Transfer RNA from Cryptomonas curvata, 80 nucleotides, folded computationally. Its Rfam family is "tRNA". Gene Ontology term of the family: triplet codon-amino acid adaptor activity. About the family: Transfer RNA (tRNA) molecules are approximately 80 nucleotides in length. The family's RNA type in Rfam is transfer RNA.
[in-house]
Parts: sequence; structure tokens; C1' cells
RNA sequence: GACCUUGUAGCGUAAUGGAUAUCGCACCAGACUUCUAUUUUGAAAUCUGGGGAUUGCGGGUUCGAUUCCCGUCAAGGUUA
Repeated sequence: GACCUUGUAGCGUAAUGGAUAUCGCACCAGACUUCUAUUUUGAAAUCUGGGGAUUGCGGGUUCGAUUCCCGUCAAGGUUA
């Protein structure tokens, strides 16, 4: 240099061109129980609720794009 794969929330992950972009962990609030403290603290399990995404970036196609097309950036790989 050429080609291939990947890029979605703090982390991981799903989504056939069809509508509020999914789920888990984590985070925040509350309830309850247990342990701990005994000048009311700290921790853990369970349950309920909550908010967080310009789908790497910029364009295009389309009534409609995470998905298709072009360019570009980053990471990984193959090849010379």
C1' cells in the first nucleotide's frame, strides 16, 4: 500500500429497511431482612422504581437507516 472484520449507555450485549434502540452488570432512590455499631454507624442479600445512547464521525439512497451505498477515523487480522 491492497484486502477483510469490528465500532451501539461507565462495561458487556441484541436488534430481517418498519418506528419509544433490547437485555445484563454497574450507578441513583425507596422498601424489607440479616450482620455490625449502641450518641442511630457501616456492610450485605432480596424486591420495587429511576436515568443514562447524536448506534465511531461526515455525507448519500429511502416514506422510513443500527441495518444499504460513498468517504473518513480508530482497533484487530491477512497479504506483499
Model confidence (mean pLDDT): 81 of 100. The sequence is in RNAcentral, with records from ENA.